RNAcentral holds the sequence, with entries from MGnify. The RNA shown here (Glycine riboswitch aptamer) has 96 nucleotides and comes from a soil metagenome. It matches the Rfam family "Glycine riboswitch aptamer". Rfam links the family to the GO term glycine biosynthetic process. The prediction has a mean pLDDT of 82.

[in-house]
RNA sequence: CCCCGCGGGAGAGUCCCUGCCAGCCGUGCGAACGGUCGGCGACGGCGCCGAAGGAGCAACCGCCCCGGAAACUCUCAGGCCAAUGGACCGCGGGGG
Numbered sequence: 001c002c003c004c005g006c007g008g009g010a011g012a013g014u015c016c017c018u019g020c021c022a023g024c025c026g027u028g029c030g031a032a033c034g035g036u037c038g039g040c041g042a043c044g045g046c047g048c049c050g051a052a053g054g055a056g057c058a059a060c061c062g063c064c065c066c067g068g069a070a071a072c073u074c075u076c077a078g079g080c081c082a083a084u085g086g087a088c089c090g091c092g093g094g095g096g
Stems, first nucleotide, its partner, number of pairs: 001095008013046001015045002019040003023036005047080003053076001054074003060068003
């Protein structure tokens, strides 16, 4: 330095709406229609986050031709209930 296992691990809408489902009321023989309320909710819209990855600048470093470079910056990707993921930290094991 790399890999594996275990533990910890932040931020930002579970916003809007097409649509779907249930309950209740009314009409109707019925299918269904209308109203109301609740739930789910986009490959859509708007708003946002930054710690996979990616990119940019750069303190700094080096073998100083030129290179390596962040937790800074940008948000392409990713993410904004939970789950998953997660830079980084700790412990254990293995390899170079």